[in-house]
């Protein structure tokens, strides 16, 4: 120093779920809890994926003073997920 992660040691995280707070959602924050994690550490480029507030609408429908609206659909990320996957960087203990 370079691969791997069978047993092992000290150590670390923390899904579901609850509670509360934020937010139009998704979805995070914080205490709780532990399914599971060798990077579930840090970043977040690309793919995927979740949301639709605003904004669009040559789509129903409905009001109307005829300009326009309102309700629902339908698009759409700038909002978001890294515990989907790929990159990029760093690092415990072990075997070889």
């Nucleotide at each position: 120093a370079a691969u791997u992660g069978a047993a092992a040691a000290a150590g670390g995280c923390a899904a579901a779920c609850u509670a509360u707070u934020u937010u139009a959602a998704a979805a995070a924050g914080u205490a709780g809890g532990a399914c599971g994690c060798a990077a579930a550490g840090c970043c977040g480029u690309g793919a995927g994926c979740c949301u639709a507030a605003a904004c669009u609408u040559u789509g129903a429908u409905c009001c109307c003073a005829a300009g326009g609206g309102a309700u629902c659909g339908a698009g759409c990320a700038a909002g978001g997920c890294u515990g989907u996957c790929u990159g990029g960087u760093u690092a415990c203990c072990a075997a070889u």